Bacterial RNase P class A from a rhizosphere metagenome, 373 nucleotides, folded computationally. Rfam family: Bacterial RNase P class A. Rfam's curators write: Ribonuclease P (RNase P) is a ubiquitous endoribonuclease, found in archaea, bacteria and eukarya as well as chloroplasts and mitochondria. Rfam classes the family as a ribozyme. Model confidence (mean pLDDT): 76 of 100.
Parts: sequence; structure tokens; C1' cells
RNA sequence: GAGCUGGCCAGGCAAUCGCCGCGCAUCGCAAGGUGCGGGGAGGAAAGUCCGGGCUCCAGUGGACAAGGUGCCAGGUAACGCCUGGGGGGCGCGAGCCCACGGAAAGUGCAACAGAGAGCAGACCGCCGAAGCCCCGCAAGGGCUGGCAAGGGUGAAAGGGUGCGGUAAGAGCGCACCGCGUCGGUGGCAACACGCGACGGCACGGCAAACCCCACCUGGAGCAAGGCCAAAUAGGGAAGGAAGUCUCCUGUCCGCAAGGGCGGGAGGCAGCGUGGGUCCCGCGCUCCUUCCGGGUAGGCUGCUUGAGGGCCGCGGUGACGCGGCUCCUAGAGGAAUGAUUGCCCCCGACAGAACCCGGCUUACCGGUCAGCUC
Repeated sequence: GAGCUGGCCAGGCAAUCGCCGCGCAUCGCAAGGUGCGGGGAGGAAAGUCCGGGCUCCAGUGGACAAGGUGCCAGGUAACGCCUGGGGGGCGCGAGCCCACGGAAAGUGCAACAGAGAGCAGACCGCCGAAGCCCCGCAAGGGCUGGCAAGGGUGAAAGGGUGCGGUAAGAGCGCACCGCGUCGGUGGCAACACGCGACGGCACGGCAAACCCCACCUGGAGCAAGGCCAAAUAGGGAAGGAAGUCUCCUGUCCGCAAGGGCGGGAGGCAGCGUGGGUCCCGCGCUCCUUCCGGGUAGGCUGCUUGAGGGCCGCGGUGACGCGGCUCCUAGAGGAAUGAUUGCCCCCGACAGAACCCGGCUUACCGGUCAGCUC
């Protein structure tokens, strides 16, 4: 100088005026007022993507479906998170990245290019051994054919390098590398092995395609839920009033039939309606009081918690255990602000809404520690 990893900070100070909670004092019957003191956004409060707590609902158990996760071991309340390890890839390195089970169960897919894309293929090319005959004196050429080394296409073309072999070639043979199967050794395991034997060598790729295997998952969410509780409407109970039928009667209108408004007596507690009837179905006014549900509204849930700091112990670590210590927003149509002065390196992304553990995304910069070249 260039980098890598991890942690911390996120303009500072002062004055004045406000806003939201809390404590104390004081005034007040109370509501509340006043004074003093103290607290008041984040590393992501964000996205709401995972996991849990809490609450209500549902639930005997199991299976199927659906969704999710996917190397191994551990941590944790739990996880798709974290730690350690294995494998693969990148980097000189510190280090970083990876949905990383199964393709010798089945089905399916592969654009374009290319001769051929799955138990493939011959475009260019190589050969002229074998057979044939044509041409030629001959060398040679041609046909039937042999081949897949080299070229070419492609993301991918059915092991690689070399030697032998051959007409040319080819695991055709051999050596080494690679691969597979079985065994051995090490490891809890994933897996590893410059350990052995066997096999010429297939069994190509894709499962964030269906699928198979293993494991996990009840639903809804603080507008959850709990408590108090107006007005209006509706529900229930009690009481009262009207009600209805029959008969008698007064008065008014009218020629009359009849009708309106009243009074009295008696019946029914039910009445009206549907139907021929019973049963049955449906409907049914007002007032007062009480009861219960519930709306507006208020209170609560609401911040002390899988909490932070320091020390010790165990562990490679994530983390666990023990001791001491600290209290650090709780609003709710939603407070956390404004003005002024001074200073500096001139200030990014961004605003809590039940809580917590993660992940992801955004971000001017500064600083510390360890490490690499």
C1' cells in the first nucleotide's frame, strides 16, 4: 500500500419553549391543576419472510391430502437460524460462496445449432486389408465396404494420457490416472484413505419437472382476548291498560236498510288468520319496572423479559451453569419536537404500535481488534 474477518459508534454541547408516560410534594369532594425530579426510537424500529411466547377457537387416536424442510453432528423455547465438521467451487492468501437426499423405482424434458441428444450418429474426414469388376502396360483410380483417430455443431457427443496394434482405427491389448462393486482401516456420523481384491468401463444431464424417501406442520391473531357499560332498536319476565264476542240501551245521520260516537250487563283470556272441523301453522298494540346480550365509549392486555452488564467455571464453538448488579419508551389517530448560539471530520439509511429469537433488504462515514498478501 492493497485486502479479509469480527465488534462498537451513528454529530456534540448549552439555553428557551412545547409534547407523552412515571415518581414525590401540594391544592381540590372529585375531575383535575401547580411545582420539583427523572425517562422518552433503531441497528435496522423496515420487509412481514421464517420460528416461538401469549390469547381465543377446535381437537380420542391414526391415516390420506396439502404445504414445508433436505450432507453430518451439536446448540436452542423453536426455526428454513447459529456453531463445528464433511463434500464441491472461487481466491496467491487471510477468507468467501453452495436447496448439498435419491437419476443402476417409474414418467417426463432438452430451444437453437448439429449427421446424430439416449442404449445415438457419419457432414467434413481416415482407409483401400477383404470381395467385385470397370479403366489402365504399370503406379494408381472406382464400387461394395471398413472406421470413428482428427475437424465441425452444441450447455452437453457414450472415460483421459501414452505405448503397442492395425489397411485405417477402436479398452482391441497393456501401463498410469480416473470410475464402479465388494472388503478393510479411521471417524458418533457425513465422509476419507498414496489399503486390498475384482470389473475394460458402464451406470450421461435435469428432481427450485412430476415423483420416491426421511422428518416437521390444527386454525386465527393484540382490531387476539378480558372487564365496566350510555342512547336507540330488538329479546325475556312481571304489572297495568286497551282487546274481542253476544245481548240490552242513549244519541247523531238517513225515508228506510243501515252506519258513526257512547253507556251497561255477561262470556273469553286469548284474539285474528289459513282450512269444513279438531289438532296444527303463522301473526299480534301501548305504558311502567326489572333482567340478560350487545353497540358507542372507558379500563385492561402493555411492557421485568427465553432481558442487559461484569466476573468465574464447563465447552474448539454456538451455548450452558453459578454469583453479583442494573431497570432502559409504552403512545394510541397515535408523544419523542421546534427555535437560537457555539464547535467539528458538516452528519447516511431511516420512526416503536403485544413481546421475543432469527433472516433479508437500506445505509454518509468513523473507530477498535485479529489476520493475509